[in-house]
This record gives sequence, structure tokens and C1' cells, in this order.
RNA sequence: GGCGCCGUAGCCAAGUGGACUAAGGCAGCGGAUUGCAAAUCCGCCAUCCCGGGUUCGAAUCCCGGCGGCGCCU
Repeated sequence: GGCGCCGUAGCCAAGUGGACUAAGGCAGCGGAUUGCAAAUCCGCCAUCCCGGGUUCGAAUCCCGGCGGCGCCU
């Protein structure tokens, strides 16, 4: 330098055009419970890597960047 895959919450991860403010788990914080804890239960926490474009509508499709991983010379 070329090609491919990936980037969604502190971490893991579903969702691949529309239905509620984008599921779920772990962690964290607040609360309930408890003699104190643990366990359990409830609540809170993501404008989806960045910038454009397409569309009535974009996490999702297209283009350009940035970053990560792999392959090739």
C1' cells in the first nucleotide's frame, strides 16, 4: 500500500429501514428487605465511533474519515 471483518452503556451483547424514551447479562449508584451483612426484588445509567448523503422516516442503506483485528505483497 491492497483486500476483508468489526466499532451500540464502565464491560459483554441483541437489534440489519418504522410500533414504548435501542433487548438482556455483569459492574456501579439509589431504594425495599435484614439486628448487621449476603442473597433476593425495584429503579437509574447508550442522541448506536465521527462527518456528510439517500429516504416521509437511518443504530440499520450509501460515501468519506478515525480506530481495532485478520489476510496478501
Molecule: transfer RNA
Organism: Planctomycetaceae bacterium